This is a predicted structure of an 80-nucleotide RNA (c-di-GMP-I riboswitch aptamer) from Conexibacter arvalis.
The model forms 95% of the base pairs in the Rfam consensus.
It matches the Rfam family "c-di-GMP-I riboswitch aptamer". Rfam links the family to the GO term cyclic-di-GMP binding.
The prediction has a mean pLDDT of 88.
[in-house]
C1' cells in the first nucleotide's frame, strides 16, 4: 500500500413510527426516535421499483429512490 473485516480501539450514520414543513405525488428537509449498516459517505452511468403527464392498448416525456442491485470515486482502525 492493496485485499480483506475481529467478542479489538476512536467514533459515525439513523429504519419504521412521531411533529413540524416543502411538493399533485413517489419522496425531500428539520426535531424527536433506533430496526439496522464497515462505506448506510457522495454520485443517477446500467438495471430495477415508485410518482406525474399523456395514451383505447403498446408506446413515449419528465420526476423520485444511493437503506434495491450492479458500477465508480473517497475514507477511520488494523486482528486472524
Nucleotide at each position: 500500500c492493496a485485499g480483506c473485516g475481529a467478542c479489538a480501539a476512536c467514533g459515525g450514520c439513523a429504519a419504521a413510527c412521531c411533529c413540524g414543513u416543502c411538493g399533485u405525488g413517489a419522496g425531500g428537509c428539520g426535531g424527536g426516535g433506533a430496526c439496522g449498516c464497515a462505506a448506510a459517505g457522495c454520485c443517477a452511468c446500467g438495471g430495477g421499483a415508485c410518482c406525474u403527464c399523456c395514451c383505447c392498448c403498446g408506446a413515449g416525456a419528465g420526476g423520485u429512490c444511493a437503506g434495491c442491485c450492479g458500477g465508480g470515486u473517497u475514507a477511520c482502525c488494523g486482528a486472524a